[in-house]
Molecule: transfer RNA
Organism: uncultured Alphaproteobacteria bacterium
RNA sequence: CGGAGCGUAGCGCAGCCCGGUAGCGCACUAUUCUGGGGGGAUAGGGGUCGUUGGUUCGAAUCCAAUCGCUCCGA
Numbered sequence: 001c002g003g004a005g006c007g008u009a010g011c012g013c014a015g016c017c018c019g020g021u022a023g024c025g026c027a028c029u030a031u032u033c034u035g036g037g038g039g040g041a042u043a044g045g046g047g048u049c050g051u052u053g054g055u056u057c058g059a060a061u062c063c064a065a066u067c068g069c070u071c072c073g074a
Stems, first nucleotide, its partner, number of pairs: 001073007010026004020057001028044006050066005
C1' cells in the first nucleotide's frame, strides 16, 4: 500500500442477506422460597447498534467516507 472479517446493554452473542421503531444468555436491582450459604421463583432497570453524512414516510439493516481491532497478500 491492496484485500477480507469484526464493532449491537457490564460480559458473550443473535438480528443485517430481504428496511418497519432492538432481543437472548449470563450479570445487576427489588421482592420472595430456604435457619444461613448455595440454589430457585416473580418482577424490573440498562444499549438511539464504532463515528459522520446520504437515500427513504421509515435505517442496526441500503450507499459513501472515516476510526479501532484481527487476518491475508505485497